c-di-AMP riboswitch aptamer (ydaO/yuaA leader) from a Chloroflexota bacterium, 129 nucleotides, folded computationally.
Of the family's consensus pairs, 92% are formed in the model.
The coordinates come from a structure-prediction model, not an experiment, and the mean pLDDT is 80.
Its Rfam family is "c-di-AMP riboswitch aptamer (ydaO/yuaA leader)". Rfam links the family to the GO terms regulation of gene expression and cyclic-di-AMP binding.
RNA sequence: CAUAGUGAUGCGCCAAAUCCUUAAUUGGAGCGGGGGACCCAGCAAUUGGGGUGAACCGCCGUCGCGCGGAGGGUGACUCUUUCCACCCUAACCCGACAGCUAACCUCGUAGGCGAUAGAAAGAGCUUUU
Numbered sequence: 001c002a003u004a005g006u007g008a009u010g011c012g013c014c015a016a017a018u019c020c021u022u023a024a025u026u027g028g029a030g031c032g033g034g035g036g037a038c039c040c041a042g043c044a045a046u047u048g049g050g051g052u053g054a055a056c057c058g059c060c061g062u063c064g065c066g067c068g069g070a071g072g073g074u075g076a077c078u079c080u081u082u083c084c085a086c087c088c089u090a091a092c093c094c095g096a097c098a099g100c101u102a103a104c105c106u107c108g109u110a111g112g113c114g115a116u117a118g119a120a121a122g123a124g125c126u127u128u129u
Base pairs, nucleotide, nucleotide: 011114012113013112014111018029019028020027030109031108032107033106034105035104040099048097049094050093051092052091056069057068058067059066060064071088072087073086074085075084077124078123079122080121081120082119083118
């Protein structure tokens, strides 16, 4: 000096997954999901149907760590728009059953990561001189 691992502290990212409290998901606030009338919509019907989530749809003389489109994330003060670069496009659940849906009922609040971290315009905020 480089690589790898461990511990502590700080900063940041995905996601609803934060804060206070408790011996304890204990109990709350906030955030997020599902079920559930009239009205409206719908006419399917076992080839089941549905939910969370960006995670869907196509193409092939090749079926591949393949290509394309739609969708999603990051680029370090925040937001909007545009360009550029890099990446993701999974997984799980309900169990014959669910359109929307006021009142109402109910559930979750986990987990996993990163190392100096582009540009322009506009608006705002903060700090320093």